This is a predicted structure of a 64-nucleotide RNA (Fluoride riboswitch aptamer (crcB RNA motif)) from a Bacillota bacterium.
The model forms 100% of the base pairs in the Rfam consensus.
The source organism's lineage runs through Bacteria, Bacillati and Bacillota.
The prediction has a mean pLDDT of 75.
RNA sequence: CAAGAAGACGGCCAUGGAGCCGGCCACAAUCGCGCCGCGGGACGCUGAUGGCUCCUACCAGCCA
Repeated sequence: CAAGAAGACGGCCAUGGAGCCGGCCACAAUCGCGCCGCGGGACGCUGAUGGCUCCUACCAGCCA
């Protein structure tokens, strides 16, 4: 550069990526907790998973 084949459902599960399993949704599922408050805003806390494993980031401790 040219030719040929295929056309497989999708989305979501509080902070990133992948595999497996589970649940939920069809414009919905989903978007953590505490405090003041109910216009709104501030402060604080846990966790990178829905669960398991691995990687990356962050945090704590120890060793070199």